[in-house]
RNA sequence: CGUACGAAACGGCAAACCUAUUGAAAAGUGGGGACGCAAAGCUAUAGGGGCUGUAGUC
Numbered sequence: 001c002g003u004a005c006g007a008a009a010c011g012g013c014a015a016a017c018c019u020a021u022u023g024a025a026a027a028g029u030g031g032g033g034a035c036g037c038a039a040a041g042c043u044a045u046a047g048g049g050g051c052u053g054u055a056g057u058c
Stems, first nucleotide, its partner, number of pairs: 012037002017032006
């Protein structure tokens, strides 16, 4: 220096559900909540897929 593993410690994110709010909707956001995650944390870069159908088009 690189790869693999992840003890201990400090912490991080956060499902369902409840609630408030925005929206036509999908859904987003805030609060509660805690199924879980060593990446499901943070940043950069592009790409792909799914859902909805106000308006518009045929």
Molecule: c-di-GMP-I riboswitch aptamer
Organism: Neobacillus mesonae